Context: one part of a larger RNA
């Protein structure tokens, strides 16, 4: 000099585009944050049609309402798919966690895309629902009905897998195809008839898994670590190799090229300074990983050992009829608290994305907005021209004058800004559909009107003097200044500097 998620002292006009709990990974009232699909499927309640028995009437007819249709709203419940993404934090972790390479001849993959084949037969249930019950809630027992793309059993079989036995290909461990044989394994409909689906095998995109090389912190005042420990054989298991688990055998594996132990710490792209080598660092964005009160554990699923899922344990809060029960903001507001310090319980799903749905839609604190804070970076403005050998008034003075000073007065002129009023979008791809917003922006009017501070002035270092104080009171980044003429305190003019800021302090180069 530069930087900065700052924070503190004056100060304080617009805007825009950014940022905003770095401290207690502390606790949390309150709402909201993941739902969706009636074109899977029963049923309840409201709505509209149509309407038997029956009742009153001589008859028209009216009451009446079983039962059916319909398909508009609402309800919960079977089923599906979504909840493993989106959002959050960095507490662990010095690790193949990350980063770059390479590899799987050791894998896996719902939705999408493509290609070949099939979609036959039949059954038993269980919710809701009724009835009865228990209980202070939370919730749950009994016994009855019933529907499905829920479950279930058969048939079929391009596939799997075991045995024989051939081709082709690869150093190789194997791969890829073929023929015999013997196992085994499939499906579901719905509808507005157009399509949506349903099952097997193939490929193909994405995305995941696991190995492998090599990179990146401090302590040797840590020197020896090390029995599932190296390896093998043979099993378990898992998509899948592997001591990843087991039995058995052998005695090995690691280290001054730092093991082991300790301490700090997510890592990367990048980001700051630097001419550059490097130094520092990992807020905001994007990739990974990891975590969801603590610890453990699996279930379900393609896919989680799963932030708003379930099981056990603990701590903690909280409700109870004391018997027993709920809860988890490191989601977005908010709140205690802690701290030098960090913001709205805010609008809308119009946009982009995303989940489900043919489909119209839903839902969506993701996201777009708006609010608050000079935190930052930009951009504009606080006027413009003229105006005296130069009013008043402050300083100062050698008392002549000198500087503030063309600076005010003052004329003339402009409106960025601002206030009023008037018009008023794009963003909508795609007929309707804009939170943002009557904003931006136009366009008149009105008036120089609304709008400057801050820190310094011995020297480094850009600016000087008066008075006040008298080694006092102070001041100070360093030298140093101050004990009676202080340009170094204080105050004042006046100068210097940078400017909606200016200045201290911490950090980093």
């Nucleotide at each position: 000099g530069g930087a900065u998620g700052a924070a503190c002292g004056c100060u304080g006009g617009a805007g825009g585009c950014g940022u905003g709990g770095c401290u207690a990974a502390g606790g949390c009232a309150u709402g909201c944050a993941a739902g969706u699909c009636g074109a899977a499927c029963g049923c309840c309640c409201u709505g509209u049609c149509c309407g038997a028995a029956g009742u009153c009437g001589c008859a028209a007819g009216a009451c009446g309402g079983a039962g059916g249709a319909u398909a508009a709203g609402g309800g919960a419940g079977u089923g599906g798919c979504a909840a493993a993404c989106g959002g959050g934090a960095g507490c662990g972790u010095a690790a193949c966690a990350c980063a770059u390479u390479g590899g799987u001849u050791a894998c896996u993959u719902a939705c999408c895309u493509c290609g070949a084949a099939c979609u036959c037969g039949g059954g038993a249930a269980c919710a809701a629902c009724u009835a009865a019950g228990g209980g202070a809630a939370a919730c749950u027992u009994u016994a009855g009905c019933u529907a499905a793309u829920a479950c279930c059993c058969g048939a079929u079989a391009u596939g799997a897998u075991u045995g024989u036995u051939g081709g082709c290909c690869g150093c190789a461990g194997g791969g890829c195809u073929g023929a015999c044989u013997a196992u085994u394994g499939a499906a579901a409909g719905a509808u507005u008839u157009a399509u949506c689906g349903g099952u097997u095998c193939g490929a193909g995109a994405g995305a995941g898994a696991c190995c492998u090389a090599u990179g990146g912190u401090c302590c040797a005042u840590c020197a020896g670590c090390u029995a599932g420990u190296u390896g093998g054989c043979g099993g378990g298991g898992u998509a899948a190799a592997g001591g990843c688990c087991c039995a058995c055998c052998a005695a090995g594996g690691c280290u001054a090229u730092g093991a082991c132990g300790g301490a700090u710490a997510c890592c990367a792209g990048g980001c700051g300074c630097g001419a550059g080598a490097g130094c520092g660092u990992g807020a905001c964005c994007u990739g990974g990983c990891u975590c969801a009160c603590u610890g453990g554990g699996a279930c379900u699923g393609a896919g989680a050992c799963a932030c708003u899922g379930c099981c056990c344990a603990g701590a903690c809060a909280c409700c109870u009829a004391c018997g027993g029960g709920u809860g988890g903001c490191u989601g977005c507001a908010g709140u205690c608290g802690c701290g030098a310090a960090u913001a709205u319980u805010c609008g809308g799903c119009a946009a982009u994305g995303c989940a489900c749905g043919a489909a119209a839609g839903u839902g969506u604190g993701a996201c777009c907005g708006a609010g608050c804070g000079a935190c930052g970076c930009c951009u504009c403005g606080u006027g413009u021209c003229g105006g005296a050998a130069g009013a008043a008034g402050g300083c100062c003075u050698u008392c002549g004058g000198g500087u503030c000073g063309u600076a005010a007065a003052c004329g003339a002129c402009u409106u960025u800004u601002a206030u009023u009023a008037g018009g008023g979008a794009a963003g909508a791809a795609u007929c309707c559909u804009g939170a943002c917003g009557g904003u931006a922006c136009c366009u008149a009017a009105u008036g120089a009107a609304u709008a400057a501070g801050u820190g310094g002035u011995u020297g480094c270092u850009a600016a000087c003097u008066c008075u006040g104080u008298g080694c006092c009171a102070g001041c100070a980044g360093c030298a140093g200044c101050g004990g009676u003429a202080a340009u170094a305190c204080a105050g004042a003019g006046a100068c210097c500097a940078c400017a909606a800021g200016c200045g201290u302090u911490a950090u980093c180069c």